Model confidence (mean pLDDT): 75 of 100. Predicted 3D model of a 152-nucleotide RNA (SAM riboswitch aptamer (S box leader)) from Paenibacillus lutimineralis. The sequence is in RNAcentral, with records from Rfam. NCBI's taxonomy places the organism under Bacteria, Bacillati, Bacillota, Paenibacillaceae, Paenibacillus. Rfam family: SAM riboswitch aptamer (S box leader). Gene Ontology term of the family: regulation of gene expression. The model forms 97% of the base pairs in the Rfam consensus.
[in-house]
RNA sequence: UUCUUAUCUAGAGUGGUGGAGGGAAAGGCCCGAUGAAGCCCGGCAACCGAUUUAUCCGAUGUUUGGUACGAUACCAGAAUCGAUAAAUGUCAUGGUGCUAAUUCCUUCAAAGUCUGUUUGCUUACAGCGGACAGGGCUUUGACAGAUGAGAA
Numbered sequence: 001u002u003c004u005u006a007u008c009u010a011g012a013g014u015g016g017u018g019g020a021g022g023g024a025a026a027g028g029c030c031c032g033a034u035g036a037a038g039c040c041c042g043g044c045a046a047c048c049g050a051u052u053u054a055u056c057c058g059a060u061g062u063u064u065g066g067u068a069c070g071a072u073a074c075c076a077g078a079a080u081c082g083a084u085a086a087a088u089g090u091c092a093u094g095g096u097g098c099u100a101a102u103u104c105c106u107u108c109a110a111a112g113u114c115u116g117u118u119u120g121c122u123u124a125c126a127g128c129g130g131a132c133a134g135g136g137c138u139u140u141g142a143c144a145g146a147u148g149a150g151a152a
Stems, first nucleotide, its partner, number of pairs: 001152008013041001015040003021031003025107004042099003046096003049091003052086004057082004062078007103144001108141007115133007
């Protein structure tokens, strides 16, 4: 760097240093001399990891007992592995990560809904239907991005 996969509304500093930027891109909107980025320390606990209890179903060239019986079958229990839950169990010693705002919001597409313009039916108001526009709102999916784990 690429691929696969899971997650992305939880959580976390009135510290030191440093000095003007930062929030991926674009647009917006924000943060910042009452001190940005970076670095150090502290913290958090998402993933890997460690660990406790309960439940469950599943697995096993494991083990104990029982029944039938012979080369096994069935039943019950245990052990190990796995899954789920514990108001996100507990830990932070290890590997990453994170520590303003939902990934700060939007971006592409679809559906629903409201709106505007125009048109048809209708004597007309109202009502019903069609087309177009792009604005608002809601939802879903995609794209992009971030982080972990695995692979090349």